[in-house]
RNA sequence: UGAGUCGACCAGGCGGCCGCGUGCGGGCCCUCAGCAGCCCGCCCGAGGAACGUCCGGGCUCCACAGGGCACGGUGGUGGGUAACGCCCACCCGGGGUGACCCGCGGGAAAGUGCCACAGAAAGUAGACCGCCGCGCGCAUGCGCGGUAAGGGUGAAAGGGUGGUGUAAGAGACCACCAGCGUCCCAGGUGACUGGGGCGGCUAGGUAAACCCCACCGGGAGCAAGACCAGACAGGGUGCGCUCGAGGGCUGCUCGCCCGAGCAUCCGGGUAGGUCGCUAGAGGGUGUCGGCAACGGCAACCGUAGAUGGAUGGCCGUCCCCCGGCGGUUGGCAACGACUGCCGGGAACAGAACCCGGCGUAUCGGUCGACUCGUCCG
Numbered sequence: 001u002g003a004g005u006c007g008a009c010c011a012g013g014c015g016g017c018c019g020c021g022u023g024c025g026g027g028c029c030c031u032c033a034g035c036a037g038c039c040c041g042c043c044c045g046a047g048g049a050a051c052g053u054c055c056g057g058g059c060u061c062c063a064c065a066g067g068g069c070a071c072g073g074u075g076g077u078g079g080g081u082a083a084c085g086c087c088c089a090c091c092c093g094g095g096g097u098g099a100c101c102c103g104c105g106g107g108a109a110a111g112u113g114c115c116a117c118a119g120a121a122a123g124u125a126g127a128c129c130g131c132c133g134c135g136c137g138c139a140u141g142c143g144c145g146g147u148a149a150g151g152g153u154g155a156a157a158g159g160g161u162g163g164u165g166u167a168a169g170a171g172a173c174c175a176c177c178a179g180c181g182u183c184c185c186a187g188g189u190g191a192c193u194g195g196g197g198c199g200g201c202u203a204g205g206u207a208a209a210c211c212c213c214a215c216c217g218g219g220a221g222c223a224a225g226a227c228c229a230g231a232c233a234g235g236g237u238g239c240g241c242u243c244g245a246g247g248g249c250u251g252c253u254c255g256c257c258c259g260a261g262c263a264u265c266c267g268g269g270u271a272g273g274u275c276g277c278u279a280g281a282g283g284g285u286g287u288c289g290g291c292a293a294c295g296g297c298a299a300c301c302g303u304a305g306a307u308g309g310a311u312g313g314c315c316g317u318c319c320c321c322c323g324g325c326g327g328u329u330g331g332c333a334a335c336g337a338c339u340g341c342c343g344g345g346a347a348c349a350g351a352a353c354c355c356g357g358c359g360u361a362u363c364g365g366u367c368g369a370c371u372c373g374u375c376c377g
Base pairs, nucleotide, nucleotide: 001373002372003371004370005369006368007367008366009365010364012318013317014316015315016314017313018312020045021044023042024041025040026039027038028037047348051359052358054357055356056355057354058353059221060220061219062218066254067253068252069251071217072216073215074214075213076090077089078088079087080086091105092103093102094101095100106212107211111210112209113206114205115204128151129150130147131146132145133144134143135142136141159177160176161175162174163173164172178202180199181198182197183196184195185194186193187192225275226274227273228272234266235265236264237263238262239261246258247257248256249255282301283300285298286297287296288295289294320345321344322343323342324341325340326339327338328337329336330335
């Protein structure tokens, strides 16, 4: 100096004017008193993703004898965590010169299904060309049989190379190699790795297809749920009241429990308030343990809670980025550094019970660690 990899962070500052929401204080009005309403002042008032709502939990309500069958999810190993499909470390496989990155990563010798097009044949292999034998024929050839080494098709054609063998061939046989099964030794908590023996010549892919194995999973969600205030008017039809409708065990079933109302249609009423509600698996700092994720301890910090839903708008100035035209300056050059004027840009988005993740969006900028080059000393 060029090209990259990984990680962390910022998300405009200040001033003026106007506006909105919660809370507190004061005033006005009303009232027995207050609330509400209106006005004034003060404090505070979105995010790194508040988003998607895809996972996991807290919390709330319903349920909580039990058995069976379904259904859904997860899937290398060991840790972390409240939990997870998340995170960390490692293993295996793949990519990259490298920093590093990627993996929906159990089982295909339990069974079933499927494998497009092409091709003779796609799974109990098969025979189009070829090769070989026999027969026929004057002959290009034809028929029957053998074969799977060579050609061709395909993503994939039932180990590879060399030899023996043969009419031609073939794990038919042999050597070495690859791979599989099994046993042993060594290392590791483990996934797994390294080495050795034996076996049969060999086993295609697909489980984001059924399935098998292991583990996990009650249901619904803050419109949960609790309380206060207020309004109303009943009627028709069907089924049932122990010979039991219906309900619960929130997929089904057995079984158990409750049980006098239930279902449906017409008509009528309400559409307010309070709580839940924000201090929680909280945050950064220091220290200790751990490779790390993370955990222990200590002191410190702390202000959104709306409910048609506030957190905004305008102006000035500075900062940042881009473009154009100039100036000064470093360098042989490529290429920079500083600066003046003009013009433009400044994103994605936005709480709604609360957390932990993941995924996606994002104008631009800053910092750190590392890798591969080039040049100079």

Notes: Bacterial RNase P class A from Rarobacter incanus, 377 nucleotides, folded computationally. The RNAcentral record of the sequence draws on ENA and Rfam. Its Rfam family is "Bacterial RNase P class A". Rfam classes the family as a ribozyme. Gene Ontology terms of the family: tRNA processing, ribonuclease P activity and dimeric ribonuclease P complex.